RNA sequence: GCCCUUGUAGCUCAGCGGUAGAGCGGCGCUCUCGUAAAGCGCAGGUCGGGAGUUCAACCCUCCCCAGGGGCU
Repeated sequence: GCCCUUGUAGCUCAGCGGUAGAGCGGCGCUCUCGUAAAGCGCAGGUCGGGAGUUCAACCCUCCCCAGGGGCU
C1' cells in the first nucleotide's frame, strides 16, 4: 500500500429497506420473620462519525475513525 471482517443499551449479541430488540446487569413492586431464589413491571440507544441514494436507511453507495485478520 491492497483485500476481508467487526463497530447497535452498562456487558454479550440479534435485527440486512418500512415502529430499534433479547439475555445478563441496574431500579421498583409482590412474595418471605429476613435474605436469596422466583414472579411482575420500569428505566437505559442521536445504531462509531460525515455525506449521498430513496417516499422511507441500523440495513444500500462513498469518504473518514477505531478494533481484528490476511496478502505484498
Transfer RNA from a Candidatus Woesearchaeota archaeon, 72 nucleotides, folded computationally. Rfam family: tRNA. From the family's description: Transfer RNA (tRNA) molecules are approximately 80 nucleotides in length. Its mean pLDDT, the model's own confidence on a scale to 100, is 83.